Background: This is a predicted structure of a 321-nucleotide RNA (Bacterial RNase P class A) from Deltaproteobacteria bacterium HGW-Deltaproteobacteria-3. The prediction has a mean pLDDT of 77. Rfam family: Bacterial RNase P class A. Rfam's curators write: Ribonuclease P (RNase P) is a ubiquitous endoribonuclease, found in archaea, bacteria and eukarya as well as chloroplasts and mitochondria. NCBI's taxonomy places the organism under Bacteria, delta/epsilon subdivisions, Deltaproteobacteria. It was read from a public genome assembly, where an Rfam model found it.
């Protein structure tokens, strides 16, 4: 110097103006205004496993459907992660694989080959016809994982299907889950009044009086709706040191974290300056790019998408010493 690999970071920055969504404070103000503070991410995604929770449902036992399938760890748990063991693939650093059973049973035999397990002769050999061809052979050859195989068992479940057998797991529904407060109306339940002895109802409050009213009024309870609180963010937490383990992981200590959590949904535009790439130019300087995407109970995986970068180790191959 070139080219792989494995991990792991980052993934624009600062002012300003104009907005949006939530805290808190002020002013008569849960709704207006002002003024402070807060306001997405490694994936928040796809909702594909697993779990925290929450309401149903459950005596035991077995069936039946689902589901993992090398050993061992590891974790709340997993179909997730480590080591290792086997199989593939790379000069190598590495990388890939859901990998039990085929001597219970079906079914299948890719690809090649005539022919794939019942049966059946392509080439070759023998006989037999001029020849086409016909009979006969499983000692040869040719394909193939595997070939007429008497081995109890050809192969296939380390991918050419599948059923199928074994081990082992396994209720459902989901935060729009649920538990709390609770308005008008209506309608349900009790009580009191009341149907010509006139309850109630209107005329500004009361009392007369007048209209009105042939039937319902009042109060009080419960029970769902609108609404509203809660769940819900301090947690299988971040971060730094020490210890243990090959590792994935687990323990101890310290410090930090009230403050995005919603109404179906705020988190954004705009401008300027400056990183960082690229292109064009001797230079000065102009252009153009800055992904991929966006929370909705919350976590721990997995899977996908992602402009440009950066940082540690290792392996090959050239050069130089």
């Nucleotide at each position: 110097g070139g080219g792989a690999g494995u991990g792991g970071g980052c993934g624009c920055a600062u002012g300003a103006u104009c907005g949006c969504u939530g805290g808190c404070g002020g002013c008569a103000a849960u709704u207006g205004c002002c003024g402070c503070c807060a306001g997405a991410g490694g994936a928040a995604a796809g909702u594909c496993c697993g779990g925290a929770c929450u309401c149903c449902g459950c005596a035991g036992g077995g069936c039946a459907g689902g589901g993992a399938g090398g050993u061992u760890c590891g974790u709340a748990a997993c179909a997730c992660g480590a080591a290792c063991u086997g199989g593939g693939g790379g000069c190598g650093a590495c990388c890939c694989c859901g990998a039990g059973g085929a001597a219970a049973g079906u079914g299948c035999c890719a690809c090649a080959g005539a022919a794939a397990a019942c049966a059946a002769a392509c080439c070759g050999c023998c006989g037999g016809g001029c020849a086409a061809c016909c009979g006969g052979u499983a000692a040869g050859g040719g394909u193939g994982a595997a070939a007429a195989g008497g081995u109890g068992g050809g192969g296939u479940a380390a991918g050419a299907a599948a059923c199928c057998c074994c081990u082992c797991c396994u209720g459902g529904a989901g935060c729009a889950a649920a538990a709390c407060c609770a308005a008008a109306u209506a309608g349900g339940g009790a009580a009191g009044c009341g149907u010509u002895u006139g309850a109630g109802g209107g005329c500004g409050g009361c009392c007369c009086g007048c209209c009105c009213g042939a039937a319902g009024c009042u109060u009080c309870c419960g029970g769902g709706u609108a609404g509203g609180u809660u769940g819900c963010a301090a947690g299988a937490g971040a971060u730094g040191c020490c210890g243990g383990g090959c590792a994935a992981c687990c323990g101890g200590c310290a410090u930090c974290c009230a403050c995005a959590g919603a109404g179906a949904a705020a988190u954004g535009a705009u401008c300027a300056u400056g990183g960082c790439c690229c292109c064009u130019g001797c230079a000065a300087a102009g252009g153009g790019g800055u992904a991929c995407a966006g929370a909705a109970u919350c976590c721990g995986g997995c899977u996908u998408a992602c402009a440009g970068c950066c940082c540690a180790c290792u392996c090959c191959c050239u050069u130089u010493u």